Predicted 3D model of a 73-nucleotide RNA (transfer RNA) from a Minisyncoccota bacterium. The RNAcentral record of the sequence draws on ENA. The prediction has a mean pLDDT of 81.
């Protein structure tokens, strides 16, 4: 330099056009003599990497850029 994949909560990942979610972690609470395990509740994304475009409507489709990984040279 070229090609491909990925970028969503603190972490690991779903969600492929119509109100952004789960598990874990963290907080509260129940249970227990106490702890752990377990149950329940709430919070957590100001803009789903950034900027444009298409659309009535974009995390999702298109383009460019940035970052990470892999392959080729």
């Nucleotide at each position: 330099g070229c090609g491909c994949a990925c970028g969503u909560a603190g972490c690991u990942c779903a969600g492929u056009g119509g109100u952004a979610g789960a598990g874990c972690a963290g907080g509260g609470u129940c249970c227990u003599u106490a702890u752990a395990a377990g149950g329940c509740c709430a919070a957590g994304g100001u803009u789903c990497g950034c900027a444009g475009g298409u659309u009535c409507a974009a995390u999702c489709c298109c383009u460019g850029c940035c970052g990470u990984g892999c392959g080729c040279a």
Its Rfam family is "tRNA". Rfam's curators write: Transfer RNA (tRNA) molecules are approximately 80 nucleotides in length.